c-di-AMP riboswitch aptamer (ydaO/yuaA leader) from a Dehalococcoidia bacterium, 134 nucleotides, folded computationally. The source organism's lineage runs through Bacteria, Bacillati, Chloroflexota and Dehalococcoidia. Of the family's consensus pairs, 96% are formed in the model.

RNA sequence: UUGCCCUGUCAGCUGAAUUCCUCCUCCAGGAGGAAACGGGGGACCCAGAUCCCGGGGUGUAUUGCCGCAACAGGCAUAGGCGACUCCCAUCGCCGAACCCGACAGCUAACCCCGUAAGCAGAAUGGGAGAGACG
Numbered sequence: 001u002u003g004c005c006c007u008g009u010c011a012g013c014u015g016a017a018u019u020c021c022u023c024c025u026c027c028a029g030g031a032g033g034a035a036a037c038g039g040g041g042g043a044c045c046c047a048g049a050u051c052c053c054g055g056g057g058u059g060u061a062u063u064g065c066c067g068c069a070a071c072a073g074g075c076a077u078a079g080g081c082g083a084c085u086c087c088c089a090u091c092g093c094c095g096a097a098c099c100c101g102a103c104a105g106c107u108a109a110c111c112c113c114g115u116a117a118g119c120a121g122a123a124u125g126g127g128a129g130a131g132a133c134g
Base pairs, nucleotide, nucleotide: 012119013118014117018035019034020033021032022031023030024029036115037114038113039112040111041110046105054103055100056099057098058097063076064075065074066073079094080093081092082091084129085128086127087126088125089124090123
């Protein structure tokens, strides 16, 4: 000097998954509450028509073809994401996973639940706007 790895800080990314307060206490942990954000159940009306080949929920993550005994895998695709926001263009990436347990359409009142996990790579150009600094 360069590369890689680990840790911390600042500012960030996907996501609802953040902030504040009180108490206990073995002093870095626990218990609880509130706000905010997110989700489920749940009338009339409307919709629907009971079939186990069950049905349903969170989520962008659905569907088609090939392939396999099956899983795996491959190609596409609905859809989703990419450093303030929107529009256009191009580029890149994802297109999973899990849960309920015979049961749920919508749904006012009402009832119940979550506040994780994972990253360090997360685009560029044009136009419009917002904001910060000088």